[in-house]
């Protein structure tokens, strides 16, 4: 240079063909329970979905462009 995947809560991930409030599991805070921890059981906080734009009444899901990451292949030596 080319092509191809991946970027959603700290971490690891799930969200068929766009639709009505964005989720799980682990952490995490707090309770309960225990002399006490731990395990375990209820509640709870936490993300504007890599970033800017564009289409659509509507976009985490489509379209572009940028950035991060990871694979292949070209090319130069």
């Nucleotide at each position: 240079g080319g092509g191809c995947c991946c970027u959603u809560a700290g971490c690891u991930c799930a969200g068929g063909u766009g639709g009505c409030u964005a989720g799980a599991g682990c952490a995490c805070a707090g309770u309960g329970c225990u002399g006490a921890u731990a395990a375990c059981g209820c509640u709870g906080g936490g993300g504007u979905c890599g970033a800017u734009g564009g289409u659509u009444c509507g976009a985490g899901u489509c379209c572009a462009u940028c950035a991060g990451g990871g694979c292949c292949c070209a090319c130069c030596a």
Transfer RNA from a Candidatus Omnitrophota bacterium, 77 nucleotides, folded computationally. The coordinates come from a structure-prediction model, not an experiment, and the mean pLDDT is 81. The sequence is in RNAcentral, with records from ENA. Its Rfam family is "tRNA".